[in-house]
About this RNA: The prediction has a mean pLDDT of 87. Small-subunit ribosomal RNA, central domain from a metagenome, 349 nucleotides, folded computationally. The full RNA is in RNAcentral, with records from SILVA. It matches the Rfam family "Bacterial small subunit ribosomal RNA".
Context: one part of a larger RNA
RNA sequence: CUGGGCUUAAAGCGCGUGUAGGCGGCUCGACAAGUACUUUGUGAAAGCCCUCGGCUCAACCGAGGAAUUGCUGGGUAUACUGUCGAGCUUGAGGUAGGUAGGGGUGCCUGGAACUCUAGGUGGAGCGGUGAAAUGCGUUGAUAUUAGAGGAGCGCCUGUGGCGAAAGCGGGGCACUGGGCCUAUCCUGACGCUGAGACGCGAAAGCGUAGGUAGCAAACGGGAUUAGAUACCCCGGUAGUCUACGCCGUAAACGAUGCGCACAAGGUUCAUCGGCUUCUGACAGUUGGUGGGCCGAAACAAAAGUGUUAAGUGCGCCGCCUGGGGAGUACGGCCGCAAGGCUAAAACUC
Numbered sequence: 001c002u003g004g005g006c007u008u009a010a011a012g013c014g015c016g017u018g019u020a021g022g023c024g025g026c027u028c029g030a031c032a033a034g035u036a037c038u039u040u041g042u043g044a045a046a047g048c049c050c051u052c053g054g055c056u057c058a059a060c061c062g063a064g065g066a067a068u069u070g071c072u073g074g075g076u077a078u079a080c081u082g083u084c085g086a087g088c089u090u091g092a093g094g095u096a097g098g099u100a101g102g103g104g105u106g107c108c109u110g111g112a113a114c115u116c117u118a119g120g121u122g123g124a125g126c127g128g129u130g131a132a133a134u135g136c137g138u139u140g141a142u143a144u145u146a147g148a149g150g151a152g153c154g155c156c157u158g159u160g161g162c163g164a165a166a167g168c169g170g171g172g173c174a175c176u177g178g179g180c181c182u183a184u185c186c187u188g189a190c191g192c193u194g195a196g197a198c199g200c201g202a203a204a205g206c207g208u209a210g211g212u213a214g215c216a217a218a219c220g221g222g223a224u225u226a227g228a229u230a231c232c233c234c235g236g237u238a239g240u241c242u243a244c245g246c247c248g249u250a251a252a253c254g255a256u257g258c259g260c261a262c263a264a265g266g267u268u269c270a271u272c273g274g275c276u277u278c279u280g281a282c283a284g285u286u287g288g289u290g291g292g293c294c295g296a297a298a299c300a301a302a303a304g305u306g307u308u309a310a311g312u313g314c315g316c317c318g319c320c321u322g323g324g325g326a327g328u329a330c331g332g333c334c335g336c337a338a339g340g341c342u343a344a345a346a347c348u349c
Base pairs, nucleotide, nucleotide: 004320005319006318007303008302012317014200015199016198017197021193022192023191025088026087027086028085029084030083031082033081034080035077036076037075038074039073041071042070049065050064051063052062053061054060091190092187093186094185095183096182097181098180099179103176104175105174106173107172108171109170110153114149115148116147117146118145120144121143125136126135161168162167205246206245207244208243209242210241214240215239219235220234221233222232257316258315259314260313261312262311265294266293267292268291269290270289271288272287273286274285275284276283298305299304322349323348324347331342332341333340334339
């Protein structure tokens, strides 16, 4: 480069916003850059290929043709692509009216439990395990009452909801993002994707300042055991919490990139509408949006997937190319560090 692939065999960036680029709806007109046909010049000779000829044949040699897939000037065509102009509304966006939600940020606040502190009552145990022991307790524990403190929010809770992902759950208020439905009123292709770039990004970890009830790496002790640097028990420091700043990883998973279109159904949940019924809880029916299950065709090595595709197609990006060496070394960039990103080779099977 060509081809084939990426749920589980190697392979979808953790997720988004978006630059360049690539790709792009319907109708009319112009141009003729791409495109097609035709023609001019050129594309050295030799060689290759074809035909004919010369050495007795052949190799070899000579002549003619073809080829040289290219470049260039002119002409013709205008379907498609492109450019310019004009228009359209179905893609996209807006407006108006509704609507569900643990979406986000800040402030305030509630009760249960827990620990500590204080006093009273009380008087010998408590705790813990498979069984124990370490531990706590006559300086009065456990139990009972009050106060203080920090962290997390039981039931509701769902096969449920929201968010791009990470993730989000007591209650109230303020600020704020997005979605969906209805109207079909406005703009008129304003779109899709997205190399770089930029932002967000669980837990752990790091820096500074606070906070620390419970839990708990490390650590100490008690057991178990042949041993026990563990599993069990008693303690316990970082940490877990807050603010600000870093880190930038994960089985960051649906192990499945994003967008659009098309192609049997059945069932269920959430949410928003329409219609039927005089109204209406309800019921029936129907149109969206989202979450599941089962399945036709089809696909798949199979498991399975199956209108939420892994089906049928298109656009764009990322990635893979035997195992080990190795996501390592070196170099570069980033980081306070831990380390992260990028990323080989020798050798070996």